[in-house]
This record gives sequence, structure tokens and C1' cells, in this order.
RNA sequence: UCGUGCUAGGCGGGGAGCUAGCGGUGCCCUAUACUCACAAUCCGCUAUAGUGAGGCUGAAUUCCAGGCAUAGGUUUAUGUUGGUGAGGUUUGCACUUGUGUAAGUGGCGUUGAAAGCCGGGUCCUGUGCGGCGAAGUAUUACGAACCCCGUCAGGUCCGAGAGGAAGCAGCGGUAAGUAAAUUUCUUCGGGUGUUACGGGGAAGCCUGGCUGGAGCAAACUGCACUUGUGGCGCUUGUUUUCAUAUGUCAAAGCCUGGUGCACGG
Repeated sequence: UCGUGCUAGGCGGGGAGCUAGCGGUGCCCUAUACUCACAAUCCGCUAUAGUGAGGCUGAAUUCCAGGCAUAGGUUUAUGUUGGUGAGGUUUGCACUUGUGUAAGUGGCGUUGAAAGCCGGGUCCUGUGCGGCGAAGUAUUACGAACCCCGUCAGGUCCGAGAGGAAGCAGCGGUAAGUAAAUUUCUUCGGGUGUUACGGGGAAGCCUGGCUGGAGCAAACUGCACUUGUGGCGCUUGUUUUCAUAUGUCAAAGCCUGGUGCACGG
């Protein structure tokens, strides 16, 4: 140096998380790089750190170490997007309650504002008049076998007689009561009635007159103060998206170096 046959090793790796720690199943990134069983209320191990079994490859492009490089993950810090909780607030906005003002709009006003004076009504009360209702009364009619009145046929009684007495029916009139009616009179009552008279009367409203001589009023907007809400803004916690910086882990890839045994030529 070449050939043959073996062995070590390899047949994916990484991140977060879990774990005393290591690896795996699961999730994520990268990539294409054997098979079966176990396995998240976990499975198997102990710094030599998956266990058990089988298959392929095999000392170099393939194994090992270091460096470069860099997909991706992750810590911290700052800022940012969205969600959510809390805080307190007219430190700002918005909405809202009430009060005032009178700058603007509108309204009233020389056919007379504000202010002042006088009167009346509405309101309360008293007395009347009318009306309504109720009751009673007056009028008319009916109305008592007898215990109401008058007249009493017949009949009865007294008397010698003349005459007298009681009295049923009938007739007439009445009581209690019943009924009628445009109506009489009396008493009581009322959210009575475009009623009359008198008295009272704080405010409001309406109305008439006199003085007066230009404002009044506050509906809307504006302005000022005030009440409340906590929607926006503000502060803050948490979560999420993105960006930058820092640190860390790191796949594929590239470079350098290293690394067996046996036999034979």
C1' cells in the first nucleotide's frame, strides 16, 4: 500500500417541560436516518445513566473531538398589539342632576314692559230665594154586620090609652186605613243653582282701572358653579402578538484533526 474477514461504533438530532439526575413515550423545531414490546394519576435506569429481543452496516464522505456557521427554542430588559382584572378621578374628556346668568335664537311689549295703588272673581262662611229628594199635612174618592154618629121601615119593649123607649136591616156621613192627583202647606237634607245679599281672605291664577314710561321672561343654545356615573383617557397587575438588545441551548451543513484487530500479497 492492496485484498479478505472481524470488532468498537453507528443505524437521526435538538429545545422546552417533567425528573434528585439521565433517557424514553407525549408537545415543538429540523430532517428522512431499521423492526417489535413497555410508558404521563408515567416506563426504565444511576454520572459507564432507557430496559428486553432481533436485523443491517462497519474503520472511514458514514465513527469520535474541536471550530465555524446557523433553522429553531428559551431567560432577562425595553417598547408594542389585543384581551382581562383592579384603583381612584370633573388632576383631562364625555354623559348626567340642580342652581344661577342673560351673550345669541325665539316669544311678549308704546294697541303700553317692570314697579306701585285700588277693585272684582275663583276660595271659606252666614242668611235668604228657587229647585231636587224624603216624610208629614191639606183636597177628592173608597172605607165599620156588632163593640162610631145621624135617621131609623119592619119587628120588639113599657103604658088601659094618648104616647114614649131601645134599636137590627137599609140609607147618609165619618174613624183607623187604602188609593188618586198639574197641585196646597210644614219639616229635614245635599259637590243643588252661569242665584241674591252680607262677612272673611296668606299665596297662586284670571280680570278691570289709575300712576309710570321700556323693558319682561328664561323654552333652546352659550357661560359659571354644582350632583352623580365610571364609558374614554390615566396608573397598575396578569396574559398574549410583534420588534430590538443581551445571555444560553442547539439540528442540518462546512473545515481541521484523531481512531482498531487478524490473516495474506
The prediction has a mean pLDDT of 78. Predicted 3D model of a 265-nucleotide RNA (Bacterial large signal recognition particle RNA) from an Actinomycetota bacterium. Lineage of the source: Bacteria > Bacillati > Actinomycetota. The model forms 93% of the base pairs in the Rfam consensus.